Small-subunit ribosomal RNA, central domain from an uncultured bacterium, 351 nucleotides, folded computationally. Its mean pLDDT, the model's own confidence on a scale to 100, is 82. It matches the Rfam family "Bacterial small subunit ribosomal RNA".

Context: one part of a larger RNA
RNA sequence: UUGGGCGUAAAGCGUUGCGUAGGUGGUUUAGUAAGUGAGGUAUGAAAUGUUAGGGCUCAACCCUGAAGGUGUAUCUCAAACUACUAAACUGGAGCAUAGUAGAGGCAAGUGGAAUUCCAGGUGUAGGAGUGAAAUCCGUAGAUAUCUGGAGGAACACCAAUGGCGAAGGCAGCUUGCUGGGCUAUUGCUGACACUGAGGCACGAAAGCGUGGGGAGCGAACCGGAUUAGAUACCCGGGUAGUCCACGCCGUAAACGAUGGAUACUAGCUGUUGGGCGUAUCGACCCGCUCGGUAGCGAAGCUAACGCGUUAAGUAUCCCGCCUGGGGAGUACGGCCGCAAGGCUAAAACUC
Repeated sequence: UUGGGCGUAAAGCGUUGCGUAGGUGGUUUAGUAAGUGAGGUAUGAAAUGUUAGGGCUCAACCCUGAAGGUGUAUCUCAAACUACUAAACUGGAGCAUAGUAGAGGCAAGUGGAAUUCCAGGUGUAGGAGUGAAAUCCGUAGAUAUCUGGAGGAACACCAAUGGCGAAGGCAGCUUGCUGGGCUAUUGCUGACACUGAGGCACGAAAGCGUGGGGAGCGAACCGGAUUAGAUACCCGGGUAGUCCACGCCGUAAACGAUGGAUACUAGCUGUUGGGCGUAUCGACCCGCUCGGUAGCGAAGCUAACGCGUUAAGUAUCCCGCCUGGGGAGUACGGCCGCAAGGCUAAAACUC
């Protein structure tokens, strides 16, 4: 390479979205004949190989003849499939109309509880903390309690096996702007589709730059304990940070450790969002159906565990990735970055 694979053994890019090239592509009719199929002609050197004979006493070896030959060029024919051209269709896709659920996003405003701090009142000897203590706070009046104020951050209950989002992720309340989904009518367009190397955008936390902010928490750091030691676990403090604005970084066990799309293949149970029917005064209940989200399971798959209409089943299309362990996601080079570092990515050697 041909293959075989990628939930957990190596392997799905965070593929998360958009999308270029490319690859692939629904139904019907007509045409063309590039691919495709059939036939003819030419060529396909000799030697070798196959085969029928022959010659060395046989054989190896040698000689003669025949068949065969992937392929290439050209001519004729065929038109099912692929392709192309023309015309058409509605099931894929999109649009419209009417509804509908939602922590989807951005911005502004606003609310209460709690912690801390400040001021004042009451009040007196403790408080805090632990396995036990101590450091620590407190007679300069703490803790407790009441009143008032300041400030920052997060939103108890509702709350869910719940919802939304492409992923990261999203939760007090109100308003404005705004994205997507689902359902129903089936009205319109008429294959406009799927995937997607590069590319662009997004991307938790930590970290970085500039300027703010700073209640609580809290790397580093300083004490107190523990211990043989204790650069820890426990306790008292505490800086960066955590928060905001703008700009970087571009990584995570970024996980369902499971790429995307389409079709097909038993069901049962719960829940969520619609629609229809039944029922009723009405809401329920019950049945059907579409979209999600969970639990269990037929067939089947799997090394097993398990998966099982939300597949890891049965198939097709497209992309990415793997090829023994270590060396190593490292060196070197390149690109990106303010830096930290990221991306790409070996070899020697060794088992």